Predicted 3D model of a 71-nucleotide RNA (transfer RNA) from Mucilaginibacter dorajii. Lineage of the source: Bacteria > Bacteroidota > Sphingobacteriia > Sphingobacteriaceae > Mucilaginibacter.
C1' cells in the first nucleotide's frame, strides 16, 4: 500500500428493512439503625458523510476508529 473483520447508553449484549431493547453499572425514592440484598422509577446509545428505498442500526460506496493477514 493490499485484503478480511468489526464498530449500537458506562460496560456487554439483542433488534425478519417498519416505534432502538435487555442485562449489568449510574441516579431518585421505598424497605434496614446503617450499609448490602430486595421493589418501585429514572436519565443515557446505533462511528462520519453520501446514496437505495415509502421506510436503513440493517442494505450499497466512500471515509475515520479497532483487530487481524500478506508483501
Nucleotide at each position: 500500500u493490499u485484503c478480511c473483520c468489526u464498530g449500537u447508553g458506562g460496560u456487554g449484549c439483542a433488534a425478519u428493512g417498519g416505534u432502538a431493547g435487555c442485562a449489568c453499572a449510574c441516579c431518585u425514592g421505598g424497605u434496614u439503625u446503617u450499609g448490602g440484598u430486595c421493589c418501585a422509577g429514572g436519565u443515557a446509545a446505533u462511528c462520519g458523510u453520501g446514496g437505495u428505498u415509502c421506510g436503513a442500526g440493517u442494505c450499497c460506496a466512500u471515509g475515520c476508529g479497532g483487530g487481524g493477514a500478506a508483501a
Its Rfam family is "tRNA". The same sequence occurs in records of 2 taxa.